Context: one part of a larger RNA
RNA sequence: ACCUACGAGUUAAUUAUUCCGGCAAGGUUAAAUAAUUAAGUUAUGGAGCCGUAGCGAAAGCGAGUAUUAAAUAUGCGAGUAGUCGGGAUAAUUAGACGCGAAACCGAGUGAUCUACCCAUGGGCAGGUUGAAGCUAUGGUAAAACAUAGUGGAGGACCGAACUGGUAAACGUUGAAAAGUUUUCGGAUGACCUGUGGGUAGGAGUGAAAGGCUAAUCAAACUCGGAGAUAGCUCGUACUCCCCGAAAUGCAUUUAGGUGCAGCAUUGUGUAAAAAUAUUACAGAGGUAGAGCUACUGAUUAGAUGAGGGGACUUCAUCGUCUACUAAUUCUUGACAAACUCCGAAUGCUGGAAUAUGUUCCACAAUAGUGAGGGCCUGGGUGCUAAGGUCCAGGUCCGAGAGGGAAACAACCCAGACCAACAGCUAAGGCCCCCAAGUAUAUACUAAGUUGAAUAAACGAAGUUCAUUGACGAUGAUAGCUAGGAUGUUAGCUUGGAAGCAGCUAUUCAUUUAAAGAGUGCGUAACAGCUCACUAGUUUAGUGAUUGAGCAUGGAUAAUAAUCGGGCAUAAGUAUAUCGCCGAAGCUAUGGGAUUUAAAAAUCGGUAGGGGAGCAUUGUAAUGACAGAGAAGUUAGAUUGAAAAAUAUAGUGGAGUGAUUACAAAAGAAAAUGUAGGU
Numbered sequence: 001a002c003c004u005a006c007g008a009g010u011u012a013a014u015u016a017u018u019c020c021g022g023c024a025a026g027g028u029u030a031a032a033u034a035a036u037u038a039a040g041u042u043a044u045g046g047a048g049c050c051g052u053a054g055c056g057a058a059a060g061c062g063a064g065u066a067u068u069a070a071a072u073a074u075g076c077g078a079g080u081a082g083u084c085g086g087g088a089u090a091a092u093u094a095g096a097c098g099c100g101a102a103a104c105c106g107a108g109u110g111a112u113c114u115a116c117c118c119a120u121g122g123g124c125a126g127g128u129u130g131a132a133g134c135u136a137u138g139g140u141a142a143a144a145c146a147u148a149g150u151g152g153a154g155g156a157c158c159g160a161a162c163u164g165g166u167a168a169a170c171g172u173u174g175a176a177a178a179g180u181u182u183u184c185g186g187a188u189g190a191c192c193u194g195u196g197g198g199u200a201g202g203a204g205u206g207a208a209a210g211g212c213u214a215a216u217c218a219a220a221c222u223c224g225g226a227g228a229u230a231g232c233u234c235g236u237a238c239u240c241c242c243c244g245a246a247a248u249g250c251a252u253u254u255a256g257g258u259g260c261a262g263c264a265u266u267g268u269g270u271a272a273a274a275a276u277a278u279u280a281c282a283g284a285g286g287u288a289g290a291g292c293u294a295c296u297g298a299u300u301a302g303a304u305g306a307g308g309g310g311a312c313u314u315c316a317u318c319g320u321c322u323a324c325u326a327a328u329u330c331u332u333g334a335c336a337a338a339c340u341c342c343g344a345a346u347g348c349u350g351g352a353a354u355a356u357g358u359u360c361c362a363c364a365a366u367a368g369u370g371a372g373g374g375c376c377u378g379g380g381u382g383c384u385a386a387g388g389u390c391c392a393g394g395u396c397c398g399a400g401a402g403g404g405a406a407a408c409a410a411c412c413c414a415g416a417c418c419a420a421c422a423g424c425u426a427a428g429g430c431c432c433c434c435a436a437g438u439a440u441a442u443a444c445u446a447a448g449u450u451g452a453a454u455a456a457a458c459g460a461a462g463u464u465c466a467u468u469g470a471c472g473a474u475g476a477u478a479g480c481u482a483g484g485a486u487g488u489u490a491g492c493u494u495g496g497a498a499g500c501a502g503c504u505a506u507u508c509a510u511u512u513a514a515a516g517a518g519u520g521c522g523u524a525a526c527a528g529c530u531c532a533c534u535a536g537u538u539u540a541g542u543g544a545u546u547g548a549g550c551a552u553g554g555a556u557a558a559u560a561a562u563c564g565g566g567c568a569u570a571a572g573u574a575u576a577u578c579g580c581c582g583a584a585g586c587u588a589u590g591g592g593a594u595u596u597a598a599a600a601a602u603c604g605g606u607a608g609g610g611g612a613g614c615a616u617u618g619u620a621a622u623g624a625c626a627g628a629g630a631a632g633u634u635a636g637a638u639u640g641a642a643a644a645a646u647a648u649a650g651u652g653g654a655g656u657g658a659u660u661a662c663a664a665a666a667g668a669a670a671a672u673g674u675a676g677g678u
Stems, first nucleotide, its partner, number of pairs: 001678006011094013026050003032044005054061002064076004097235002100232001104225006115199009124189001126158003129154001133150006162186003167182004201217001203213003238613006248261005262369002264366006274359001275356005281350003289342001290340002296336002301331003307325002309322004372397010402413003417591003422587003428581003431566003437578001439577006450568002458553002462550005468544001470542002479537005485510003490504003516531001520529002592603004614667001616664007624656002632651004637646003
């Protein structure tokens, strides 16, 4: 991993609702007793319980009663249907759908491992060092002291046994549930070790690491309480039919739980009703917008310039001035969620008409949900960031298949009862992949731009179309040839300033076809080159402004690249037109189911509610089959919408179907399920 078997809403009591049955203003027995049987059945038993009357705290009264001094007020009642048994569903109490803790408590068992202790034994090759003391000699007044011997101390030294476990490698489904090899520490000591004994579970022991207490330790092990508890995870077994959610509000030691409400289902009930949609009408309102000389606040530019400051003046008052500040008023511009002189559209409310026809509402029973998500619109928050977050309105996914978007929960189209090799369309497409136009007409693009994610400010004789006003056969524009002068080196400044460092100017005048007191290089300053301007030559358009289309640069992301690919002078882009393809949409044909008098309508579906069935085991009754071959099993076949069923043939070798009713140890693909097998 597979196969086979086993494996999860049960049982009892009580309560509620509903269905079926008995009896009915009544219904019903419990314990017990008696009889009797193979098996528990019949009879007796009316205690008790529910109902037939309520109200009040109660006394009590009673179709009423309580409140009250009293009520005509108010509360609860009064119109008779119950009760017993059985089935279904739910709740409560029990282990209560199944498996699953870590833990807690009780009683015991453990110190043959290990920690420490007690008692009694055992062990430590060899080598080295050489303390005290002592002796001799020297030495001293005597000592001290010195030298040489002797001596044999030490948690002394080196190093085997023994004991430990430093470093590395190997081993890591090992040779081994802690080892091997090499290396290393201690090795007469706080040493190592044998045997026997002692201390125990909130307890021991601990040179202390929360270490150790039998491969188990921040509280051992065994059994029991015990099916502890688990708002948590996982699993929960046949079929078909009808309906079909929620991820919200309030509250919560509450936030992944729960209660009530909301939304679902089933049943009953109410009706000239209700509900929903559309149309017109009547209303309330202060949003979008707009406005502000209509308030509050904020505010652009200008005019006016009260008051204040400053200067002048005076003995003081007055007065004058002011490049300061600035109220008010006027003109002008523009702003606001907590501004409004105004003010929609939608939405909301009301009665009316039309359409649908119970969808509304009430009561009863049963739920699930209470983590939501994307997109569009209006907002808050954030950076007018987020596949962000929080509201509101809508929609879809959730619980929705089909077609399109290459692929792609929620984007576009469209809501799948079933069947078929029928037709028409939607979105989207029509060169090939790939069904349908290499369709038609007119333009644009040259960048492979583009061809289904995406880019700006700014730049640019790309190109097409349009706009406006100039110049031009009295010759434009570009090129070429020639000129481009004089007063004058204008004045000032300056070391110098001569068109060309800078400043000033009525930057003027003359000669001219034309030529600036000079457009740009250049010089220290001049010089030099050039331009404006003019003539000639040449011969036809030239050079600007504004707008639109498509292109162009700007253009940088992490594993080679690509519009889905090929490909493309259109199969790109724009406008217009016709045709076709294209879905589970719609239509046509056949069929099924639900609701229903009919006509007709409906039939996607998770959680969930309701309904109808299939299969398995057993019991009862009826009626059958079987050695002339039961069950089981193998094969192909047939029937049914499905669960399933039937016959035939083989195998097998002894029991087994059918109908009706009843009762369940009643259906497995999943639980890191349990056991066995391979």

This is a predicted structure of a 678-nucleotide part of an RNA (large-subunit ribosomal RNA, domain II) from Candidatus Karelsulcia muelleri. The RNAcentral record of the full RNA draws on ENA. Its mean pLDDT, the model's own confidence on a scale to 100, is 83.